[in-house]
RNA sequence: GGUGAUGUAGCUCAGUGGUAGAGCAAAGCACUCAUAAUGCUUGGGUCGCGGGUUCGAAUCCCGCCCUCACCUCC
Numbered sequence: 001g002g003u004g005a006u007g008u009a010g011c012u013c014a015g016u017g018g019u020a021g022a023g024c025a026a027a028g029c030a031c032u033c034a035u036a037a038u039g040c041u042u043g044g045g046u047c048g049c050g051g052g053u054u055c056g057a058a059u060c061c062c063g064c065c066c067u068c069a070c071c072u073c074c
Stems, first nucleotide, its partner, number of pairs: 001071005007065001010024004018055001026042005048064005
């Protein structure tokens, strides 16, 4: 330098144009002599950045950036 993949909650991920979600983690409550386990509840998001299409974009298009893999050159 080329090709492909990837970026969404603290972490791991789902979500193929119509209200942003799950599990784990965190906080609170219940239970218990107590702890763990278990159950219930709650909080937490500029969906990498900028622009475009659309009545409507996490989702489609363009550019840029991070990370990963492979290939190539020196």
The RNA shown here (transfer RNA) has 74 nucleotides and comes from a compost metagenome.
The RNAcentral record of the sequence draws on ENA.
Its Rfam family is "tRNA". It is annotated as a transfer RNA. Rfam describes the family as follows. Transfer RNA (tRNA) molecules are approximately 80 nucleotides in length.